[in-house]
């Protein structure tokens, strides 16, 4: 200096599904019923690897989380950092 890589940070965008019922009164809490999938987690698969051990999704399951607003939110973009690699 570069990047098809990894990690966190700041800013922006960011879906879905009950402002459900009751206690007790709007939010929170508890209980009940109904739902959602894009925090996290788990499962399998195309595929990869293979001596063994395995890895792997935006698919699936909903343990967790969520179902007005706020918060959160996979992922995407920008910025400047750290690591790793190359020159």
């Nucleotide at each position: 200096c570069u990047g098809u890589c990894c990690c966190a940070u700041g800013c922006g965008g960011g879906a879905g599904a009950g402002u459900c019922c009751a206690a007790a009164u709007u939010a929170a809490u508890u209980g009940g019923c109904g739902c959602c999938g894009a925090a996290g987690g788990a499962g399998c698969a195309a595929c990869c690897a293979c001596c063994c051990c395995g890895g792997a999704a935006a698919c699936u399951c909903u343990c967790a989380g969520g179902c007005a607003a706020c918060c959160g939110g996979a992922c995407c973009g920008c910025a400047a950092g750290g690591g790793c690699a190359g020159u």